This is a predicted structure of a 365-nucleotide RNA (Bacterial RNase P class A) from a Bacillota bacterium.
Lineage of the source: Bacteria > Bacillati > Bacillota.
Model confidence (mean pLDDT): 76 of 100.
Rfam family: Bacterial RNase P class A. Gene Ontology terms of the family: dimeric ribonuclease P complex, tRNA processing and ribonuclease P activity. The family's RNA type in Rfam is ribozyme.
RNA sequence: UGAGUAAACUGGGUAGUCGCGGAAGUAAAUAAUGCUUUCGAGGAAAGUCCGAGCUCCGUAGGGCAGGGUGCUGGGUAACACCCAGUGGGGGCGACCCUAAGGAAAGUGCCACAGAAAUAAACCGCCUGUUCUGGACAUCCAGAAUAGGUAAGGGUGCAACGGUGCGGUAAGAGCGCACCAGAGGCCGGGUAACCGGCUUGCUAGGUAAACCCCACCCGGAGCAAGACCAAUAGGAGGGAGAUGACGUUGCCCGCUGAAUCCCUCGGGUAUGAGUCGCUGGAGACGCCAGGCAACUGGUGUCCAAGAUAGAUGGCUACCACUUCCGAAAGGGAGCACAGAACUCGGCUUACAGGUUUGCUCAUCAU
Numbered sequence: 001u002g003a004g005u006a007a008a009c010u011g012g013g014u015a016g017u018c019g020c021g022g023a024a025g026u027a028a029a030u031a032a033u034g035c036u037u038u039c040g041a042g043g044a045a046a047g048u049c050c051g052a053g054c055u056c057c058g059u060a061g062g063g064c065a066g067g068g069u070g071c072u073g074g075g076u077a078a079c080a081c082c083c084a085g086u087g088g089g090g091g092c093g094a095c096c097c098u099a100a101g102g103a104a105a106g107u108g109c110c111a112c113a114g115a116a117a118u119a120a121a122c123c124g125c126c127u128g129u130u131c132u133g134g135a136c137a138u139c140c141a142g143a144a145u146a147g148g149u150a151a152g153g154g155u156g157c158a159a160c161g162g163u164g165c166g167g168u169a170a171g172a173g174c175g176c177a178c179c180a181g182a183g184g185c186c187g188g189g190u191a192a193c194c195g196g197c198u199u200g201c202u203a204g205g206u207a208a209a210c211c212c213c214a215c216c217c218g219g220a221g222c223a224a225g226a227c228c229a230a231u232a233g234g235a236g237g238g239a240g241a242u243g244a245c246g247u248u249g250c251c252c253g254c255u256g257a258a259u260c261c262c263u264c265g266g267g268u269a270u271g272a273g274u275c276g277c278u279g280g281a282g283a284c285g286c287c288a289g290g291c292a293a294c295u296g297g298u299g300u301c302c303a304a305g306a307u308a309g310a311u312g313g314c315u316a317c318c319a320c321u322u323c324c325g326a327a328a329g330g331g332a333g334c335a336c337a338g339a340a341c342u343c344g345g346c347u348u349a350c351a352g353g354u355u356u357g358c359u360c361a362u363c364a365u
Base pairs, nucleotide, nucleotide: 001361002360003359004358005357006356007355008354009353010352012318013317014316015315016314017313018312020040021039022038023037024036025035026034027033042336046347047346049345050344051343052342053341054221055220056219057218061252062251063250064249066217067216068215069214070213071085072084073083074082075081086100087098088097089096090095101212102211106210107209108206109205110204122153123152124149125148126147127146128145129144130143131142132141133140134139161179162178163177164176165175166174180202181201182199183198184197185196186195187194188193225275226274227273228271234264235263236262237261238260239259246254247253282301283300284299285298286297287296288295289294320333321332322331323330324329
């Protein structure tokens, strides 16, 4: 200098002016209005995909069904998240990816091809017997039949560990050497796992197929839920102690009564009602522990809360990008997107800019 890799930050600025929403103060001041002060979108506010807080359900118990997670250790309120590691795969490398328990419990599937897709004789090889032919003959050839054989051929993604030597009637981990895997023992590690020695032990693949194993899961959600009224109750029909309604999809269990459902007409609480509502697993700084995620201590600070509705517009200058121009200067543009009970994550979108660690290549010294 070029190419790359991992991560962190930022997400236009200043001034003027016109507005919008909340709160406090003030004007006789608890409504309305004016004035003053102050606060007023994000890193993702988004998708609503996980996990919680919080609220309610006549306690939330059992069984079945269903769902989720799935290498190890740690973090956390919790998680499917995060951190540190292990195994596997990719890259020269920095580094990246990985739902990664069990196939020796059982079942299913493995197209086409092939005899056979799990414990296999189609061809081939070898042995015995019988028959036929040849030959003087123990022999040779062929056929039939009874067996042995997974070495060779052929099929296939895959054929019952692989290659080689020995061995054998022919063969075979039958024996041996090396390689791959499995079991056992020893050593290291909290563990996943790693290393060594040893035993011929060698039973295909598929579980994001059913299934098995281990652990976890009650339901509904801020339109949750609480409070405030008028004459606020009523009529008709139906169901209901043989148990309504509710509680979890089903069963059991629980609860237990005047309740529930439909229709009619009335009320208007179908309210620009009040609360819940934003001070919280809170933000920032420092110190300590830890490789880290994170935790503990301490100091300072308070930062939208709506009606599903505000958080903006314009002007000038500057910054950035781009176009025209020799220049002076001029034109255009300035990402993704916008709170709605609150947090922790994940995922997705994003113009431009800044910073740091590391790797590779080339050149120079």